Record summary:
The RNA shown here (Bacterial RNase P class A) has 419 nucleotides and comes from a Vicinamibacterales bacterium. The coordinates come from a structure-prediction model, not an experiment, and the mean pLDDT is 76. Rfam family: Bacterial RNase P class A. By type it is a ribozyme. Taxonomically the source falls in Vicinamibacterales (Bacteria, Pseudomonadati, Acidobacteriota, Vicinamibacteria). It is recorded under the gene name rnpB. Of the family's consensus pairs, 95% are formed in the model. The sequence is in RNAcentral, with records from ENA.
RNA sequence: GCAGCGGAACAGGCGACCGCCGCCUGCCCGAGCGUGCGUAUGCAGGCGCGUGGCAGGGGGAGGAAAGUCCGAACUCCAGAGGGCAGUGCGCCGGGUAAUUCCCGGUCGGGGCAACUCGAAGGACAGUGGCACAGAAAACAUACCGCCUGAUGUGAGCCCGUCAGGGUUCGCAUCCGGUAAGGGUGAAAAGGUGCGGUAAGAGCGCACCGCGCCGGCUGUAAGGCCGGUGGCAGGCAAAACCCCGCACGGAGCAAGGCCAAAUAGGGAGGCGCUUGAGGACGGCCCGUCCGAAGCCUCCGGGUAGGCCGCUCGAGCCCGCCAGCAAUGCCGGGCCUAGAGGAAUGGUUGUCGCCCGCUCGCGCAUCCCGUUCAGGGAGGCCGAUGCGGGAACAGAAUUCGGCUUACGGACCGCUGCGCGG
Numbered sequence: 001g002c003a004g005c006g007g008a009a010c011a012g013g014c015g016a017c018c019g020c021c022g023c024c025u026g027c028c029c030g031a032g033c034g035u036g037c038g039u040a041u042g043c044a045g046g047c048g049c050g051u052g053g054c055a056g057g058g059g060g061a062g063g064a065a066a067g068u069c070c071g072a073a074c075u076c077c078a079g080a081g082g083g084c085a086g087u088g089c090g091c092c093g094g095g096u097a098a099u100u101c102c103c104g105g106u107c108g109g110g111g112c113a114a115c116u117c118g119a120a121g122g123a124c125a126g127u128g129g130c131a132c133a134g135a136a137a138a139c140a141u142a143c144c145g146c147c148u149g150a151u152g153u154g155a156g157c158c159c160g161u162c163a164g165g166g167u168u169c170g171c172a173u174c175c176g177g178u179a180a181g182g183g184u185g186a187a188a189a190g191g192u193g194c195g196g197u198a199a200g201a202g203c204g205c206a207c208c209g210c211g212c213c214g215g216c217u218g219u220a221a222g223g224c225c226g227g228u229g230g231c232a233g234g235c236a237a238a239a240c241c242c243c244g245c246a247c248g249g250a251g252c253a254a255g256g257c258c259a260a261a262u263a264g265g266g267a268g269g270c271g272c273u274u275g276a277g278g279a280c281g282g283c284c285c286g287u288c289c290g291a292a293g294c295c296u297c298c299g300g301g302u303a304g305g306c307c308g309c310u311c312g313a314g315c316c317c318g319c320c321a322g323c324a325a326u327g328c329c330g331g332g333c334c335u336a337g338a339g340g341a342a343u344g345g346u347u348g349u350c351g352c353c354c355g356c357u358c359g360c361g362c363a364u365c366c367c368g369u370u371c372a373g374g375g376a377g378g379c380c381g382a383u384g385c386g387g388g389a390a391c392a393g394a395a396u397u398c399g400g401c402u403u404a405c406g407g408a409c410c411g412c413u414g415c416g417c418g419g
Base pairs, nucleotide, nucleotide: 001415002414003413004412005411006410007409010406012350013349014348015347016346017345018344020060021059023057024056025055026054027053028052029050030049032047033046035044036043037042062391066402067401069400070399071398072397073396074251075250076249077248086247087246088245089244090243091105092104093103094102095101106120107118108117109116110115121242122241126240127239129235130234143182144181145178146177147176149174150173151172152171153170154169155168156167157166158165159164190208191207192206193205194204195203209231210229211228212227213226214225215224216223217222255307256306257305258304265298266297267296268295269294270293277289278288279287280286314333315332316331317330318329320327321326352388353387354386355385356384357382358381359380361379362378364376365375366374367373
């Protein structure tokens, strides 16, 4: 320098102006409640309230707030116990509130390596599947080939009493043997070698693989070694299924509290022409309307309001234990709570990146016989000009996973070059 692997952090900083949403304080305004004063319309100060106004103070998104895929908290409903169905998971040890998550390991796959991936029980319990090709895709089979034999036949040789016979090499057909070799396929019933055989074959043997047994080792998954058996039988269980384990349902629109108007319900009171009640600005008189209703209380529900609601398996720092995940202890901190939804815009400057331009910059190359000078691309820099800065938006909360996404940093691996 190129290619790659892993990790941790950040998500621009500081102002100015203009805004957005809660909270607190003060003043004003509004209606209300009760207090005092006044003959009275009123006046004074107090209390809490508000889709209100003004001023001030303080606060206001993320690493994924996302997908809603797992695991929980919390709430309500259901629930003696057991089972069926359904869903999820399936190596070992550890972590945790819990997990299908995380850490460490084992085995297997990938990579030269750093490292990485694995849904990693069972395929002789059963049912079904395996395109195309191929003989055959699974209780095996045989297309070509190889081999023994029989029959027929061609050629050569030998014998011959000329009828024929024997033998060697071929060819065709048939009965068998074989599974080494070829061929098909993603995949073909152990692999390599030697022996063996008519040809072959775990047929025999050695090593590897596999099954079983034993020993040593490891907490365990497992590993190593030895013995033994010529040796099970493809793939797929993220096909149904079997085995083992786990799981009740719904979700903050959970759920709880307060509670208007109107119309129902219940109780009581008053009234029905001897006038309940209503209107005429508060009261009295009066006038008018006026008829079987009217008033009060209770209870349920609705609108609306409040709680749930953010102090929590919380965050930061440090020590210790541990390979680690994580845990104990000590110190510090309080960090949106909300309603379909606020957290923004413009601009200055600094920092970062890119391009252009520039440079008494650095080294190199080329032109020029030399000098003077000119040109090229590279690195570096700038007080210059222009541009850029991703994905995305809390809605009860938390732990994970997955997905989206920007540039910079650190460590490691392989290859190449230079010293």